[in-house]
Molecule: Bacterial RNase P class A
Organism: soil metagenome
Parts: sequence; C1' cells; structure tokens
RNA sequence: GAAGAAUCGCCUCUUCCGCGAGGGAGGGGAGGAAAGUCCGGACUCCGCAGGGAAGGAUGAUCCCCAACAGGGAUUUUUCCCCGCCAGCCGGGGGAACAGGAAAGUGCCACAGAGAACAGACCGCCCCGCUGCCGGCAACGGCGGCGGAGCAAGGGUGAAAAGGUGAGGCAAGAGCUCACCGUCCCGAGCGGCGACGCGAGGGACUGAGGCAAACCCCAUCCGGAGCAAAGCUAAACAAAGGGCGCUUGAGGCUUUCCCGGCCGAAGCCCUUGGGUUAGCUGCUGGAUGCCGGCGGCAACGCCGGUACCAGAUAAAUGAUUCUUCACGACAGAAUCCGGCUUACAGU
Repeated sequence: GAAGAAUCGCCUCUUCCGCGAGGGAGGGGAGGAAAGUCCGGACUCCGCAGGGAAGGAUGAUCCCCAACAGGGAUUUUUCCCCGCCAGCCGGGGGAACAGGAAAGUGCCACAGAGAACAGACCGCCCCGCUGCCGGCAACGGCGGCGGAGCAAGGGUGAAAAGGUGAGGCAAGAGCUCACCGUCCCGAGCGGCGACGCGAGGGACUGAGGCAAACCCCAUCCGGAGCAAAGCUAAACAAAGGGCGCUUGAGGCUUUCCCGGCCGAAGCCCUUGGGUUAGCUGCUGGAUGCCGGCGGCAACGCCGGUACCAGAUAAAUGAUUCUUCACGACAGAAUCCGGCUUACAGU
C1' cells in the first nucleotide's frame, strides 16, 4: 500500500427550523493486517477457607512493559568481511541454542567386533600340539588347530576422546618422560549480572549424545466470557415423576479428594407453553500527532494540540472526468498490547 474533483445515495454525531412526520447546515465514516483466535491484559459476572493431588505455562543475564510465550541490550556458540603486531588478536555484520545427562528410566536408525559398568572382525605378539621344506644337529621358514595377552595400525559410524618424539615391552598402551592439547578444581581480578581473564593444583585407567523422550528442579497459574453483565417493557398454561423436611434433599467452593460454608419448603428431571422488542454496556483511550529532555536501545517523562466508524441483519457505495508507478491481500462487531499468517507493486 493509489491520488484529486463533481453528482447521487447509506450509517452516525452536533446544531437550527418544525406540534409532528421530516427538512437545512456542518463534522466523521475500515485495516496493516479489521484475519487466525495462538499468547497477555482491561472490563463484567460467579467464587475467595484452606490443604493435598492432578493438570498447564515458563526456563542464560539485566532491563522495558499494565501484562505476556512480547520487546531491547548483553552473555555463550558459530559463520562471513576487513585489518595487522598473525592470535583461540582487533573492528564491523549476520544466525542459532538457552535449568538439570554427576537422581533414575529409556533411546541412539544404517553400518560396525562394540553405541556405554561398551568392545576385538582384520591385525600384532606369546605358548602348546601338528603338517611340509631346509639343516649332521641346535634350530629356522611357510602353514593348520587350540589357548592366553594387546588396543598401537586397518576398518564402521554423526558419535568409539589425546597428538608428536623418545624410552619401554613378547607385542603394546599416558605404561613413563619432554613439549603441546583437552577436561576438572581454582586463590585473585573485572562486570549490576549471565559470564570473562586467570596464579596455582590435579586428571587424561575418569569424562559420549538426546530432556522439542519420560522425568527431576525452580517460579507462576481460580472459572466463565460483551450471546459477559445491568435495566425497561411485553407474553404464557400447565401436567407427570423423583428426592427431601435437621438422622439434612440440594447449592457454592468452576478438574478431583479432604475440609469448609449456605440450607429448608423446597430442590431436581421430563413433556408442554410463552417471549426472543428496546436501552445501557459502546467507544476518550496503557489514544493519535508535534516538540523537548533522559536512555546504546526497547522505552519513559514533560509540554502543546486533535477527537478520528460505532452499525444490529448489520452503513462505509455507485457513476463521470483527470493523473500515476495501473492498483494485491482483504473488510470493523466490547476494547487494547503482541505474535503468526495472506499480499500486485515500491
């Protein structure tokens, strides 16, 4: 998120004329989403005696807001660009996640030996038995079967957690050492805080991921909704059944239980009958615009100014002319703040 003019209509407000019907003049008349009804509130009615259970919502930090699952700034992780003193460096921009995996349970497709108190397929190495060959012999080489050891190398995977070098060993391995790396604890320092830096110490034989799986933790949460609710007027016809009258029917506590309160000539159910008109709520409000001040920002404060749809079967339209970038999605229904979705074109 078309603009301007004229004419004829429609809804509404103010004012004037008229006894009245009505007429004249002037003002206003859909949206950024009026939509979805997904969050949050205002307002109205019911309740307010609490406790427990169940259920729901939220989840880094600080701030904003009437409130929120909204907004702003920041932290963390990560990507891009630029710069240089070339490093977990500085500057700019973008995106995403957000309590707990050291309470417990569960899951981790395919592949793979093994997907977690995990694991050995190929491989490396040792021992025993044994076949063939070589050798005078000791023994050696190439195989087969069986039994131990290893976790280096290969291989699988999104994920199997240290790297390089040396020593060590039957073969190996943080098994040991040096340097580097990762993780944990952490005096102290900076910051409102999340968090960051980090002296020093320890570990790498511990330590996988998923909570938008159940779950656990913390905080919060009454219900119904303008067909709320209040008033006026009008209309009508009763019949049948059940429960109960303090040893308590029924009602309220709006999911349930306990408990509490009210409670008495009535209460409930079924069939039948009547009305379905008008007024209020209703549009002036966390309101719009302009200016100043504070704040990085969201936003707040102060001053000035404006009044800007209020219908009820439901008004907001039609015709003609001009211009342009040639016109999309769509139309109020108690009102606001958000979010989301739709959309020609710029």